The RNA shown here (transfer RNA) has 73 nucleotides and comes from a Pseudomonadota bacterium. The sequence is in RNAcentral, with records from ENA. Rfam family: tRNA. By type it is a transfer RNA.
RNA sequence: GCCUGGGUAGCUCAAGCGGUAGAGCAGCGCACUUGUAAUGCGCCGGUUGGGGGUUCAAGUCCCUUCCCAGGCU
Numbered sequence: 001g002c003c004u005g006g007g008u009a010g011c012u013c014a015a016g017c018g019g020u021a022g023a024g025c026a027g028c029g030c031a032c033u034u035g036u037a038a039u040g041c042g043c044c045g046g047u048u049g050g051g052g053g054u055u056c057a058a059g060u061c062c063c064u065u066c067c068c069a070g071g072c073u
Stems, first nucleotide, its partner, number of pairs: 001072007010025004019056001027043005049065005
């Protein structure tokens, strides 16, 4: 330098062809318990790496750029 895959909640990851961004764990509250743990219920938490474009509508499509992993030379 070229190719491929990836970047989404604090962490690990989802989200058939564009149509309300979700789960588990973590955190907080309540219940239960003599108390803790465990368990149950609920709540909080997101500029979807950045910028631009297409569209009524973009995590998803297009362009550009940054970062990570692997491969080729």